A computed fold for a 98-nucleotide RNA from Nocardioides sp., annotated as Glycine riboswitch aptamer. It matches the Rfam family "Glycine riboswitch aptamer". About the family: This family represents the bacterial glycine riboswitch. Gene Ontology term of the family: glycine biosynthetic process. Its mean pLDDT, the model's own confidence on a scale to 100, is 76. It was read from a public genome assembly, where an Rfam model found it. NCBI's taxonomy places the organism under Bacteria, Actinomycetota, Actinomycetes, Propionibacteriales, Nocardioides. Of the family's consensus pairs, 91% are formed in the model.
RNA sequence: UGAUGCUGCGCGGGAGAGUCCAGUCUCUUCGGUGAGGCUGGCGCCGAAGGGGCAAUUCCUCCCCGGAACCUCUCAGGCGCCCGGACCGUGCAGAGCAG
Numbered sequence: 001u002g003a004u005g006c007u008g009c010g011c012g013g014g015a016g017a018g019u020c021c022a023g024u025c026u027c028u029u030c031g032g033u034g035a036g037g038c039u040g041g042c043g044c045c046g047a048a049g050g051g052g053c054a055a056u057u058c059c060u061c062c063c064c065g066g067a068a069c070c071u072c073u074c075a076g077g078c079g080c081c082c083g084g085a086c087c088g089u090g091c092a093g094a095g096c097a098g
Stems, first nucleotide, its partner, number of pairs: 001098001006093008018042001020041008043078003049074001050072003056066002
């Protein structure tokens, strides 16, 4: 000095599944008419997070460790907004090999 990769930040993209039923409150309306909030119930989704198995990774092998967008749905989500794994890109930082 230091690619790839790693960490953080910014920008862009980013799926799925009921704005179902009931009660209640507020506003509104000629009128439970319309809208929204809260609570409960049932149904459903999985790509924040979390758990599980383990494809697999490291190693001569085993063990240990890591480990999924696979799985479970605890959490979260099922109008819009927000969020969103992951992908691309820019900047910054540490830094292996060289």